[in-house]
Molecule: SAM riboswitch aptamer (S box leader)
Organism: Desulfuromonadaceae bacterium
C1' cells in the first nucleotide's frame, strides 16, 4: 500500500521546548502570537486486542443488561466541526431524517 470487519451523538488537559499554522482533501465554518504544527514530561479517557472473574449441557464455544484490571495501540476544541453523491418528507429555497462515498482507530488477511 491493498484487502476483510467493527466502531465513529459519549469522554479525557497541563507544563516544557518550539515558533506560524491547524483543523485528511475541496467549499464552507472555525480554532491559533492570551502562542499553531512538531517534540518532550507529567497527567487523564476509552476499553479494539489482551489478562482475569461469573453463568450456560459447556474440554478449543457461547453469554455477561456498563463485571473486573489496565498489558499492546488509540484518543483528550467543535458529532467524523459541516456539506458534497443517492433516496425520502415538501412546487422550490431552506430545513430534517435514511442510506452511501471519503476519512480515522481497532483487530484480522495479502
Nucleotide at each position: 500500500u491493498c484487502u476483510u470487519u467493527a466502531u465513529c451523538g459519549a469522554g479525557a488537559g497541563u507544563g516544557g521546548u518550539g515558533g506560524a499554522g491547524g483543523g485528511a482533501a475541496a467549499g464552507g465554518c472555525c480554532c491559533u502570537g492570551c502562542g499553531a504544527a512538531a517534540c518532550c514530561a507529567c497527567a487523564g479517557c476509552a476499553a479494539c486486542c489482551g489478562g482475569u472473574g461469573c453463568c450456560g449441557a459447556a474440554g478449543u464455544c457461547g453469554g455477561u443488561a456498563u463485571g473486573u484490571c489496565a498489558g499492546g495501540u488509540g484518543c483528550u476544541a467543535a458529532c467524523u466541526c459541516c456539506u458534497g453523491c443517492c433516496c425520502a418528507g415538501u412546487c422550490a429555497a431552506g430545513c430534517u431524517g435514511g442510506g452511501a462515498a471519503a476519512g480515522a482507530u481497532g483487530a484480522g488477511g495479502a